[in-house]
Context: one part of a larger RNA
RNA sequence: CCCUUGUUAAGGAACUCGGCAAAAUGACCCCGUAACUUCGGGAGAAGGGGUGCCACCGAAAGGUGGUCGCAGAGAAUAGGCGCAAGCGACUGUUUAGCAAAAACACAGGUCUGUGCGAAAUCGAAAGAUGACGUAUACGGGCUGACGCCUGCCCAGUGCUGGAAGGUUAAGAGGAAGUGUUAGCAUCUUAUUGCGAAGCACCGAAUUUAAGCCCCAGUGAACGGCGGCCGUAACUAUAACGGUCCUAAGGUAGCGAAAUUCCUUGUCGGGUAAGUUCCGACCCGCACGAAUGGCGUAACGACUUGCGCACUGUCUCAACAAGGGACUCG
Numbered sequence: 001c002c003c004u005u006g007u008u009a010a011g012g013a014a015c016u017c018g019g020c021a022a023a024a025u026g027a028c029c030c031c032g033u034a035a036c037u038u039c040g041g042g043a044g045a046a047g048g049g050g051u052g053c054c055a056c057c058g059a060a061a062g063g064u065g066g067u068c069g070c071a072g073a074g075a076a077u078a079g080g081c082g083c084a085a086g087c088g089a090c091u092g093u094u095u096a097g098c099a100a101a102a103a104c105a106c107a108g109g110u111c112u113g114u115g116c117g118a119a120a121u122c123g124a125a126a127g128a129u130g131a132c133g134u135a136u137a138c139g140g141g142c143u144g145a146c147g148c149c150u151g152c153c154c155a156g157u158g159c160u161g162g163a164a165g166g167u168u169a170a171g172a173g174g175a176a177g178u179g180u181u182a183g184c185a186u187c188u189u190a191u192u193g194c195g196a197a198g199c200a201c202c203g204a205a206u207u208u209a210a211g212c213c214c215c216a217g218u219g220a221a222c223g224g225c226g227g228c229c230g231u232a233a234c235u236a237u238a239a240c241g242g243u244c245c246u247a248a249g250g251u252a253g254c255g256a257a258a259u260u261c262c263u264u265g266u267c268g269g270g271u272a273a274g275u276u277c278c279g280a281c282c283c284g285c286a287c288g289a290a291u292g293g294c295g296u297a298a299c300g301a302c303u304u305g306c307g308c309a310c311u312g313u314c315u316c317a318a319c320a321a322g323g324g325a326c327u328c329g
Base pairs, nucleotide, nucleotide: 001324002323003322004321005320006319007318008317010315011314014313019310027051028050029049030048031047036041038145052067053066054065055064056063057062068072080308081307082306083305084304085303086302087300088299092104093103108143109142110141111140112139113138114137120129121128122127146295147294148293149292151225152224153223156222157221158218159217160216161215162214165213166212167211171207172206177201178200179199180198183194184193185192186190226244227243228242229241230240253287254284265281266280267279268278269277
């Protein structure tokens, strides 16, 4: 000096990113217990008191009296607590070996497919799962207890429905043409021209499905939800008006937010002092309604701020025990 422990004057978080670590709390009995609340909870809330031994009484629980110690759950084992906010309702699940969470799941909600040889899935098939189930069932998507709610846009994309018209494949069809040549033609007798049938090749019109175009519907489908100018008898602001564009121009609620760049916004609270925190404001760079919005009791090894208690975290270090390091052997 290092590791593991123990104790510490005065102070008591001044440490530090942060009370990390440590200290403190702790059992049982009695008293007592707030906001809030889904009336179950919250709650062991918080905060107090008691606890040994002996005698007597009593069935016991216990009561009364006495007695010892600094100390009676005498050692050991055995909740720290409170206030406010965020997120997630909750118990659960997860990155075996840096992440346990606000992520996943969840009950509940909703949309959608599926009428049973179901849809969906595995398989080449047989077959199997679904299910020895049958729409109060099963599959898929999204959301995520509960409470109050969930606005506008169907122009684009998707999906569903429609079938008049347009377009449209193979197939059907076989007009026309081409090749071949029996034959015929001829100033040319040839490497010329014409050319039936047959056999081939090519092939127009016509016919013909879904799809697409088209017409509707559909947002708890993918998604989207404006700009400029003017206006009130101080000023400021603009209930109001004008204009351009759009499929429609963001409703309720919330808002410097796990979202706010400017920004440590401004005001208030807390502190002697507060870029964090809490309450407001609204100028939302760039919230917003099941990619859910806003609340919410309970819950959380979650995150943030504050307080009480407590302490070697610190001011500031000291001593002790054990084990190393180190020296000798």
Model confidence (mean pLDDT): 87 of 100. Large-subunit ribosomal RNA, domain IV from a bioreactor metagenome, 329 nucleotides, folded computationally. The RNAcentral record of the full RNA draws on SILVA.